Model confidence (mean pLDDT): 82 of 100. Glycine riboswitch aptamer from Alterinioella nitratireducens, 91 nucleotides, folded computationally. The sequence was found by an Rfam model in a public genome assembly. Its Rfam family is "Glycine riboswitch aptamer". Its family is annotated with glycine biosynthetic process in the Gene Ontology.
RNA sequence: ACGUUCGAUCAGGGAGAAUCCGGGGUAACAGCCGGUGCCGAAGGAGCAACCGCCCCGGUAAACUCUCAGGCUGCAGGACCUGGCCGGACAU
Numbered sequence: 001a002c003g004u005u006c007g008a009u010c011a012g013g014g015a016g017a018a019u020c021c022g023g024g025g026u027a028a029c030a031g032c033c034g035g036u037g038c039c040g041a042a043g044g045a046g047c048a049a050c051c052g053c054c055c056c057g058g059u060a061a062a063c064u065c066u067c068a069g070g071c072u073g074c075a076g077g078a079c080c081u082g083g084c085c086g087g088a089c090a091u
Stems, first nucleotide, its partner, number of pairs: 001091001003089005009083005018036001020035004037071003043067001044065003050058003
């Protein structure tokens, strides 16, 4: 210096589901409270093959569950792309 990988940061893209009902509040909306119905892509939890010291344990997701979160917009958002910084590995 190049490459792979992990993490942080910046920018862009980024789905789903009631602008539900009632109360309250306001010029109006939202935030707030209660109820019912829903969503899965923050986070969290669970399991297979396989492996082991084989009673049991280890171990995955975009799968499953919905605790949490979300269901106009804003915000958030797994993941993808690019920039930049740092670590690890290898040549």
NCBI's taxonomy places the organism under Bacteria, Pseudomonadati, Alphaproteobacteria, Paracoccaceae, Alterinioella.